[in-house]
C1' cells in the first nucleotide's frame, strides 16, 4: 500500500428501518441460612465509537474518520 469482519451496559452478546433498545453475567438491596456459597425476588446500568448523509422515522442504510482482529503484496 489493497481487501474482508468487528466496534450497543462493567463483561460477554443479540436486536438488518417503526411507536419506551434487550437477555445473560457481575454489581447492589432484600428473603432463604447459625453463617457463607447455592437459589429465589427486586434494583441499578446505555450519546448504540465519532462526524456527516438518505428516510415521515436510523442503532439498523450510504459516505468519510477513528480503534481493532485477520488475509494478500
Nucleotide at each position: 500500500g489493497g481487501g474482508u469482519c468487528c466496534a450497543u451496559a462493567g463483561c460477554u452478546c443479540a436486536g438488518u428501518g417503526g411507536u419506551u433498545a434487550g437477555a445473560g453475567c457481575a454489581a447492589c438491596c432484600g428473603g432463604c441460612u447459625c453463617a457463607u456459597a447455592a437459589c429465589c425476588g427486586g434494583u441499578c446500568g446505555g450519546u448504540c465509537c465519532c462526524a456527516g448523509g438518505u428516510u415521515c422515522g436510523a442503532a439498523u442504510c450510504c459516505u468519510g474518520g477513528u480503534g481493532g482482529a485477520c488475509c494478500c503484496a

Transfer RNA from a Candidatus Bipolaricaulota bacterium, 73 nucleotides, folded computationally. NCBI's taxonomy places the organism under Bacteria, Bacteria candidate phyla, Candidatus Bipolaricaulota. Its Rfam family is "tRNA". The family's RNA type in Rfam is transfer RNA.